[in-house]
RNA sequence: GCGCGGGAGAGUGCGAACGUCCACCCGUAUCGGGUUGGCGCCGCCGCCGAAGGCGCAACCGGCCCCCGGAAACGCUCAGGCCCAAGGGACCGCGC
Numbered sequence: 001g002c003g004c005g006g007g008a009g010a011g012u013g014c015g016a017a018c019g020u021c022c023a024c025c026c027g028u029a030u031c032g033g034g035u036u037g038g039c040g041c042c043g044c045c046g047c048c049g050a051a052g053g054c055g056c057a058a059c060c061g062g063c064c065c066c067c068g069g070a071a072a073c074g075c076u077c078a079g080g081c082c083c084a085a086g087g088g089a090c091c092g093c094g095c
């Protein structure tokens, strides 16, 4: 590095418009309309931390009061916060 298995945390928060993707309703009905609900997107607030990133950083090293490396620590930019999916440090087994 590859394959298989395991693998956590945090809101079903609030909200206008938009998207006809789904459901539903209406009509002059194989099309059009209604944002009513869901979902998506966007915005606001709150929160999580185990891809990545960063550091004020435990710890380690050196030519040692300077320099280098650097965590599961810290920060939360990215990412994520119903379920599912996906991602997932790290652990186990095999090659």
Base pairs, nucleotide, nucleotide: 001095002094003093004092005091006090011045013044014043015042018040019039021038022037023036024034025033026032027031046081047080048079052077053075054074055073059069060068061067062066